[in-house]
Context: one part of a larger RNA
RNA sequence: CCCAGGCUAGGGAACUCGGCAAAUUGGCCCUGUACCUUCGGAAGAAGGGGUGCCUACCACAGUAGUGAACCUGCUGCGGUAGGUUGCAGUGACCAAGGGGGCCUGACUGUUUAAUAAAAACAUAGGUCCCCGCUAGCCCGUAAGGGUGAGAACGGGGGCUGAAUCCUGGCCACUGGCGGUCGGUGAAACCCGGGCUCAACCGGGCGAAGCCCCGCUGAAGGCCGGGGGUAACUCUGACCCUCUCAAGGUAGCCAAAUGCCUUGCCGGGCAAGUUCCGGCGUGCAUGAAUGGAUCAACCGGGCCCCCACUGUCCCAGCCUGGGGCCCCGUGAACGCCCAGAGUGGGUUCACAGUCCCGCAACUCCCUACACCGAGAGAAGACCCCGUGGAGCUUCACUGCAGCCUGGCGUUGGUUCUCGGGCGCUCAUGCGUAGAGUAAGUGGGAGGCGUCGAAGCCGUCUCUUCGGGGGCGGUGGAGCCGAAAGUGAAACACCACUCAUGAGUGCUCGGGAACCUAACCCCGAGAGGGGAACAGCGUCAGGUGGGCAGUUCGGCUGGGGCGGCACUCCCGCGAAAAAAUAACACGGGAGCCCAAUGGUCGGCUCAGGCGGUACAGGACGCCGCCGUAGAGUGCAAGGGCAAAAGCCGGCCUGACGAGUCCCUUCAAAGCACGGGGACUCGACGCGAAAGCGCGGCCUAGCGAACGCUCAUGCCCCCUCACAUGGGGGCUGGGCAUGUCAGAAAAGUUACCCCGGGGAUAACAGGGUCGUCGCGGGCGAGAGCUCCCAUCGACCCCGCGGUUUGCUUCAUCGAUGUCGGCUCUUCCCACCCUGGGGGUGCAGCUGCCCCCAAGGGUAGGGCUGCCCGCCCAUUAAAGGGGAACGUGAGCUGGGUUUAGACCGUCGCGAGACAGGUCGGACUCUAAGGGUAGGGAGUGCAGGUCGCCUGAGGGAAAGGUACCCCUAGUACGAGAGGAACAGGGUACCGGGGCCUCUAGUUUACCGGUUGUCCGGCUAGGGCAGUGCCGGGCAGCCACGCCUUAAGGGGUAAUCGCUGAAAGCAUCUAAGCGAGAACCCUUCCCCAAAAAGAGGCGGCCGUGCAGGUGGCCGAAAGGUUGCCUGCGGGAGCCCACUCCUAGAAGAGGAGUUUGAUGGGGUGGGGGUGUAAGCUCCGAGGGCGAAAGCCCGAGGAGUUCAGCUCGCCACUCCCAAUCGGG
Repeated sequence: CCCAGGCUAGGGAACUCGGCAAAUUGGCCCUGUACCUUCGGAAGAAGGGGUGCCUACCACAGUAGUGAACCUGCUGCGGUAGGUUGCAGUGACCAAGGGGGCCUGACUGUUUAAUAAAAACAUAGGUCCCCGCUAGCCCGUAAGGGUGAGAACGGGGGCUGAAUCCUGGCCACUGGCGGUCGGUGAAACCCGGGCUCAACCGGGCGAAGCCCCGCUGAAGGCCGGGGGUAACUCUGACCCUCUCAAGGUAGCCAAAUGCCUUGCCGGGCAAGUUCCGGCGUGCAUGAAUGGAUCAACCGGGCCCCCACUGUCCCAGCCUGGGGCCCCGUGAACGCCCAGAGUGGGUUCACAGUCCCGCAACUCCCUACACCGAGAGAAGACCCCGUGGAGCUUCACUGCAGCCUGGCGUUGGUUCUCGGGCGCUCAUGCGUAGAGUAAGUGGGAGGCGUCGAAGCCGUCUCUUCGGGGGCGGUGGAGCCGAAAGUGAAACACCACUCAUGAGUGCUCGGGAACCUAACCCCGAGAGGGGAACAGCGUCAGGUGGGCAGUUCGGCUGGGGCGGCACUCCCGCGAAAAAAUAACACGGGAGCCCAAUGGUCGGCUCAGGCGGUACAGGACGCCGCCGUAGAGUGCAAGGGCAAAAGCCGGCCUGACGAGUCCCUUCAAAGCACGGGGACUCGACGCGAAAGCGCGGCCUAGCGAACGCUCAUGCCCCCUCACAUGGGGGCUGGGCAUGUCAGAAAAGUUACCCCGGGGAUAACAGGGUCGUCGCGGGCGAGAGCUCCCAUCGACCCCGCGGUUUGCUUCAUCGAUGUCGGCUCUUCCCACCCUGGGGGUGCAGCUGCCCCCAAGGGUAGGGCUGCCCGCCCAUUAAAGGGGAACGUGAGCUGGGUUUAGACCGUCGCGAGACAGGUCGGACUCUAAGGGUAGGGAGUGCAGGUCGCCUGAGGGAAAGGUACCCCUAGUACGAGAGGAACAGGGUACCGGGGCCUCUAGUUUACCGGUUGUCCGGCUAGGGCAGUGCCGGGCAGCCACGCCUUAAGGGGUAAUCGCUGAAAGCAUCUAAGCGAGAACCCUUCCCCAAAAAGAGGCGGCCGUGCAGGUGGCCGAAAGGUUGCCUGCGGGAGCCCACUCCUAGAAGAGGAGUUUGAUGGGGUGGGGGUGUAAGCUCCGAGGGCGAAAGCCCGAGGAGUUCAGCUCGCCACUCCCAAUCGGG
């Protein structure tokens, strides 16, 4: 230090996003209990009282006594009374804190196994839709199966979500359902065309569907704008107007929904971005996408109050387990260098490594997390990929399913309707004509007793005149020709047309019936259905139910926007050409049969003068007029007997071909555009000539496919014709994303590959913006620029704002705010020193110096900020990766759940709101704070110093008294220098006091167990509770001057340059919380390695060198061994010292520790014995016995980390 616990003075939520955590409460009995209410609840509401032990008695129950009664004993439950005791009697354990107001969901339930338990899901209840059973819905290719061996009070599906009060308007859109004259509508079929005829063409018929017509909202959904108006004002019951399918009703609201917004008012609070109650043009409420309300309920969300507390002020102590030390065992992550200092600078722009300065002997241990843009995970955000997947839909393309038509399986009969063909019959009225003349031809006769004319009845047609049929009557004629009318002449016959009727054949539609295919029931017999259904096949429709896919590009990130995506002109463009930007300024996607070709003629805009006129920009005449006009359209270039204007004649706006330029780039290249020319055929012109559209530069488009050609060439059908097909050439249809895929969304459920080629944070650059200065001085300031303020304009500085940029980082440098902690800057908030004042004093305002210290507490909100409350000397502004997440938090933002509003058909979306929601890491290096070991410092060792250098804030501030009611001032008011006192904040130390702790200790007490027991113990958090020494501590106590020197602004002395003046130039002085000292701490590793003092040592032997010497010898080293030695260390007993090391005491010449004894403390009066004790039992009595507890013995007993004494025990002996 961490984890888990115990306690805490005074305060009591001041903590914080939030009472998170903890504390409080707690059992049972009695009492008592509000608002509200769905009358059940709320309710254990809240609040209050009691609770042990002993003794006696009472009631009841059980049981035993032969026991029914009575009685007695025992047990249980309840009660009463008396006694007694502690701080405390559910004495431990166990065991709700409570209340008030809102939001949401009715409730109990369910859910994201491993971050979301919720307001989400479910739920009873409500409602809508489908379904009559071979049903509907579901599974399956089918067979078959489920619902269901169920049957509408049933099953399935959707929405809503208890009850209560309610649920408004809109059917234009989308959907659903229904209808249907009509339109459209496939195959099949029919008809026609093509001389016949398969492919072909046209038409007819015509299902579903669609169009159409309706209905339908508890189907998807939707539910306006402008203006005016009442006797103050305001408002607008009222009116006008536009418009819609209809314009939001009842309700409700700054709400889980309100942007602005902390809306406004009220409440609570000292202070309230939250909360509660109101208000309501409500960005963007609103009625089963349910609206409103609501008792009860909640491990839901918000606010307030009481109680309670270490959440906090403000921290302290203690216990246990880790950490630390020893022994044993022994991973992971990770690892370029292992040699990794600091400040500044530089660098692809945040360096251990580069540059400069400084620091720096070697090693070890503990601790902390500032750095290694620490580890972990090829960033989940962002962008990119012609990467993927999930989901959606009126994306594209399909498939299942469903609806529908034809055909097959598939038969019989009847009726009816229709088409075609044949037969029969009827009908056919312009005018004229006697008259109802279909057309053409033939025709002079035809019909009649087999019953003519006429008449009657009836049926039918009708052009209303009449025609026809049938029946009756009648009983013999009628019609035609001729004439006349007319376009046509009637009798009669033949053929034909139109219409109608009948009939036959054939084809088709409809309605029925049948039974034998087929289906169903049944064991079967048989029954039911029935040519339908089913199944097969062809065809039309519907078809996110399912499947496969797609979902452009550029881009100061991406998206949104735009088109800079194909072209033209100017500029950019830097005088050849070329040249970029989402640079700037503009255009094209046509037009013209003349606006084309040619020839001829003409000259414009404008101005001046004249003329007509009452007058007049028009007209006419004259003059000037290089272009100021015009040129179809942009701009540039060009153009005057023209390229402009007018007219004549024309079609060169030609056919075929060649070459060149451009597009087009370093090279290659398509479409397109332009130019020059040849041949042919033309136009104009007398001719030279001009003409391959338009004064020039824009006006455009592959392959495949379809189509056209009064172009060419082939193939198929025996052949011709016809038809079909193909090739070549030329034209049309289009790709504007314009060298041309066939193509919508969404993803916060997401995935993969990549990118710092590209965004969000931070850094760098810049500094428009921001902050702060300055110059000038218009003006304000009664006067007066500069006491104070200062426009316009201009010049800077800073790098805290916001931008711009996209340079580093996407094989990861964690993002807002808070907490914690440190340091720096000064543009100074306070404190200090000064100057000015529109400074009398007091209080201010402005400026200069100054960064030593200080700069606080609360309410609101996640906040930063800000507002507010009460203080204060003051409540400064900033930086440090918007300092600080291997330091914490996790309220906000920013994953997955969910609600609201809004947007979207939908999936979903929203710098809109709301509730919920995983924060990993054992520290090796540097760094920092500490603790040690060694080496060096020319012998060793012990002790005492010096102080270069370093650290620091060790101090800071206020108030009061005095000066003094003085100076000043008319007064009101009201200082200062000097001196004194006190307090607070901060620093350091300490434990006498006070306070805390005190798992040493003493006592009380509950439950249980041990124990013969009243003794004494174990366990229950030390069981709980009451005390409490030492130690550690704060809330307690002590201490925390002054002075000297140097300066800043400033104030002076003397004093020239400059005969004056001048604080300055030489010189001298004063002057601040500043600087250096004084005071405190570290410090000789300060390599310049210091000083003083004490003690010890330089002895012996062997070997081997150097120098001097002639030698002897002297002197000076080295190696080996032996010896000596001051002193130190270990070991041992220990410590108020301590993580390990270290430090200190002691070691028998001894009080170091233990023990003992005493003293002094703590607790609170031990055990035993004696006596007393409410009452009770036994006994005749005396007396004895039971009894919670009390008194005495007893200031007792127990006990102690303290102080002494005492050698009883252990520090013996030793080692280096």